Annotation:
A computed fold for a 214-nucleotide RNA from Candidatus Halobeggiatoa sp. HSG11, annotated as Group I catalytic intron.
């Protein structure tokens, strides 16, 4: 510069905008911590949030909370939908950890495999009722790019004191080590299956559900 998509997800009235919930920066206050950097609260925003391997099993039983919005009202209360916050038993792929049992190797008793319980984490429960497949926005692991750098190891500067080889002080730097790189899986991506329409019955003030036939 050009071309294409897109305008953080997600309900709900949708046309335009707005509410609402969640994530995440910016901006106030407080706390942990050496620090970065988390974690609470506040105000405004919606530009931005890397890559590879590897597993995808439980998927059941129960209980709790929840705005806009709809209904209702003179305000309201109840009631309805429903984005979705979560808890308890049980139950789980792979990886990690402990423990028996076995098999190799070494033999100062450990170290590696197999297989069986167990335990932390994490999921499961938690979809439009719902069932079935795939992977990742999920577990596990590595890498990569940045931020920290007190205590820990080593290098090295300068500066003082001792006095030849040491020590103290302020400092640079590497290593291990501590951290950021969002949230959406209350079903993403797909399929079947429900349901959406319309008729007609019954419940029910209503709004708004359910059950049956066509």
């Nucleotide at each position: 510069c050009a071309a294409g998509g897109g305008a953080c997800u997600u309900a709900a009235a949708c046309a335009a905008u707005u509410u609402g919930a969640g994530c995440a920066c910016c901006u106030u206050a407080g706390g942990c911590g050496a620090a970065a950097u988390c974690c609470u609260u506040u105000u405004g925003u919606g530009a931005a949030u890397g890559g590879g391997g590897u597993c995808u099993a439980a998927u059941u039983c129960g209980g709790u909370g929840a705005a806009a919005c709809c209904u209702g009202u003179a305000a309201g209360a109840u009631g309805g939908c429903a984005a979705u916050g979560c808890c308890g038993a049980g139950c789980u792929a792979a990886g990690u950890u402990u423990a028996a049992u076995u098999c190799a190797g070494u033999u100062a008793u450990c170290u590696g495999g197999a297989u069986u319980a167990a335990a932390a984490a994490a999921g499961u429960g938690u979809a439009g009722a719902g069932g079935c497949c795939a992977u990742a926005c999920g577990g596990c692991u590595c890498c990569u790019a940045c931020c920290u750098g007190a205590a820990u190891a080593g290098a090295u500067u300068u500066u003082u004191c001792u006095c030849u080889u040491g020590a103290a002080a302020a400092g640079u730097u590497u290593a291990a080590a501590g951290g950021u790189a969002a949230a959406g899986a209350c079903a993403u991506g797909g399929u079947c299956c429900a349901g959406a329409c319309c008729a007609c019955a019954a419940a029910c003030a209503u709004a708004c559900u359910u059950u049956a036939u066509g």

Description: NCBI's taxonomy places the organism under Bacteria, Pseudomonadati, Pseudomonadota, Thiotrichales, Candidatus Halobeggiatoa. The prediction has a mean pLDDT of 76. Rfam family: Group I catalytic intron. The family has 12 seed sequences and 5,602 matches in Rfam 15.1. Rfam describes the family as follows. Group I catalytic introns are large self-splicing ribozymes. They catalyse their own excision from mRNA, tRNA and rRNA precursors in a wide range of organisms. The core secondary structure consists of 9 paired regions (P1-P9). These fold to essentially two domains - the P4-P6 domain (formed from the stacking of P5, P4, P6 and P6a helices) and the P3-P9 domain (formed from the P8, P3, P7 and P9 helices). A reference for the family is Cech (1990), "Self-splicing of group I introns", Annu Rev Biochem. Gene Ontology term of the family: Group I intron splicing. It was read from a public genome assembly, where an Rfam model found it.